[in-house]
RNA sequence: UCUUUCGGGGCAGGGUGUAAUUCCCAACCGGCGGUUAAAGCCCGCGACCUGUACGCGUCCUGCGUAUGGCUGAUCCAGUGGAAACCUGGAGCCGACAGUUAAAGUCUGGAUGGGAGAGAGA
Numbered sequence: 001u002c003u004u005u006c007g008g009g010g011c012a013g014g015g016u017g018u019a020a021u022u023c024c025c026a027a028c029c030g031g032c033g034g035u036u037a038a039a040g041c042c043c044g045c046g047a048c049c050u051g052u053a054c055g056c057g058u059c060c061u062g063c064g065u066a067u068g069g070c071u072g073a074u075c076c077a078g079u080g081g082a083a084a085c086c087u088g089g090a091g092c093c094g095a096c097a098g099u100u101a102a103a104g105u106c107u108g109g110a111u112g113g114g115a116g117a118g119a120g121a
Stems, first nucleotide, its partner, number of pairs: 001121006013025003027105002029094002031045004040092002049069008074090005096108003
C1' cells in the first nucleotide's frame, strides 16, 4: 500500500390517564484509541447536525470526495511508588426525526456510516 473479516448496549415491576417502555416511583445501559493502573462523566476520536472547496446529478430537494465547525456528564474516602481509571460511598450525563402524551432505553434514517480492531498478501 492492497484485499478481507469484525466493529453499540439498555425501562423488570408499579402509578396516573382515553392515550405514556415518552410523565411519576422504580429499573437498566455505557462505542473506539490513549493515559505511570482497568475510565460513559481526564485527553482525544467516532456517530448526529453543519460550513467551505471540488466533482456529479436534478425543475427543485440532492449525492460523492476532501477539509473545517459543533459535540453531554464526578466528586469524597481508602489502597498504592503512581488511580478524576482500582475498592467503598454518593452523584451526574446521554444526537436527530417520529409518536393518541414530553423517549439515553420504542420506531425510523440504518441490511447505512464509523473511530478503530484482527487476518492475509